[in-house]
């Protein structure tokens, strides 16, 4: 130097003159207006999780529904953050991960393949047992013949069957009994058994090997077998105890267990722990005009109207005051807060706690904005509507440090 990883800051800078909306303050003809100071972000966004605040709702339990899921801590909570563990990627710094249970129960695995979970047997390997042969079975070569393909043809080439010769092979078999027929005999001929070679691969065994596939019913390697197989062994996996170090997750150690129990729960589903519900248009205050109610008192009127025809009873029909609801319309919530900056102190760290300094938009159609100059690296994503913690997502660039690999120099 180059090439990467992590974590953090900034987010065009300055000047001047025009607005704009809150505060404070002085004038005021209440309509203004002078002067002063302030005046978007890292994400204000998506609203995806937590909380805090507000009205409602609530004995307690339980069922639905949802979320969450290695441990341990942080916190006001959290699915979030910080550390550790295990799995996986990376040479490493370092990064990902909804990581609880598959021996409580259903369920799924397309295509391929013989078989997808109490499996299977398609090439293939024996053919140890049984079974059936004995020119039986294989192999080369030479001959004809029939059939496919290819060529204009002449003929090539592959398959399949006979026949002949040679190889395997010492034998197309051999030993031994036995029974049968011929023979004067010596023997000869057929059978029928048991062994012994050779074949076949027809019953059967086998899953090693190959093929399929994300995935093949522990992996590897000796033994063993007719081939073979946790069928045995030795290591490696796995399994339940146990020990030793860990708060704990979880690691690591010997011995035992021949292996049984394969994947998916982001498939239902169990098991644990959490959530009561809607939100500032939430909610609290103050009140016109209209209509409307509730008490009182006055007056009509022995009224009038309803009560199926009549009487009593009741209801309603006027004005006056007073009362409470509520609608326009205003106020309030509303920004001093789990708040920000320094420093120190605990703690690997989230974070917490002392000190000391600071006040940082509060609208309400809803401000935050324009123009000129001027320098540079020429400016991206983006606009507050009660508030606060994460989370995601967007983004021109630039600036700082911690690390980590290669290269080069001393």
């Nucleotide at each position: 130097g180059a090439a990467g990883u992590c974590g953090g800051c900034c987010a065009g800078g300055c000047a001047a003159c025009c607005g704009c909306u809150g505060c404070g303050u002085g004038c005021u003809u209440c309509g203004g207006u002078g002067c002063g100071g302030a005046g978007a972000g890292g994400a204000a966004a998506g609203u995806c999780c937590g909380g805090g605040c507000u009205u409602c709702a609530c004995a307690g339990a339980g069922c639905a529904a949802g979320a969450u899921g290695c441990c341990g801590g942080u916190u006001a909570a959290c699915g979030a953050c910080c550390g550790g563990g295990c799995a996986c990627c990376g040479c490493g710094a370092g990064g990902u991960g909804a990581c609880g249970g598959a021996a409580a129960g259903u369920g799924c695995a397309a295509c391929a393949g013989a078989g997808a979970a109490c499996a299977g047997a398609c090439c293939g390997c024996c053919g140890a047992u049984g079974g059936c042969c004995g020119a039986a079975a294989g192999g080369a070569c030479u001959u004809c013949g029939c059939c496919g393909c290819c060529g204009c043809a002449a003929g090539g080439c592959g398959g399949c069957a006979a026949a002949g010769u040679c190889c395997u092979u010492c034998a197309u078999g051999c030993a031994g009994a036995g029974c049968a027929g011929g023979g004067a005999g010596a023997c000869c001929u057929g059978u029928u058994c048991u062994g012994c070679c050779g074949g076949c691969a027809c019953a059967g065994g086998c899953a090693a090997g190959g093929g399929u596939g994300a995935a093949a019913c522990g992996g590897c390697g000796a033994g063993g077998u007719a081939a073979g197989a946790g069928c045995u062994c030795a290591c490696c996996g796995c399994g339940g105890a146990c020990g030793u170090g860990g708060u704990a997750a979880c690691a690591c150690g010997g011995a035992c267990g021949g292996c049984a129990c394969g994947g998916c729960a982001a498939a239902c589903c169990c098991c644990a722990u959490c959530u009561g519900a809607a939100g500032c248009a939430a909610g609290g205050c103050c009140a016109a005009a209209u209509a409307g109610g509730g008490a009182a008192g006055c007056g009509c009127a022995u009224g009038g109207c309803g009560u199926g025809g009549c009487u009593c009873g009741c209801g309603u029909u006027g004005c006056u005051u007073c009362c409470g609801g509520g609608u326009a319309g205003g106020c309030u919530g509303c920004u001093u807060g789990a708040g920000c900056g320094u420093a120190c102190u605990g703690g690997c760290a989230a974070c917490a706690g002392u000190a000391u300094g600071c006040c940082u938009a509060g609208a309400g159609g809803a401000a935050u904005g324009g123009u000129u100059g001027u320098c540079c690296a020429c400016g991206a994503c983006a606009g507050a509507a009660c508030c606060c913690g994460g989370c995601u997502u967007a983004u021109c660039g630039g600036c700082c440090g911690g690390c980590u690999u290669c290269c080069c120099c001393c």
The RNA shown here (Bacterial RNase P class A) has 410 nucleotides and comes from Candidatus Accumulibacter sp. UBA704. The source organism's lineage runs through Bacteria, Pseudomonadati, Pseudomonadota, Betaproteobacteria and Candidatus Accumulibacter. It was read from a public genome assembly, where an Rfam model found it. The coordinates come from a structure-prediction model, not an experiment, and the mean pLDDT is 76. It matches the Rfam family "Bacterial RNase P class A". Rfam classes the family as a ribozyme. Its family is annotated with tRNA processing, ribonuclease P activity and dimeric ribonuclease P complex in the Gene Ontology.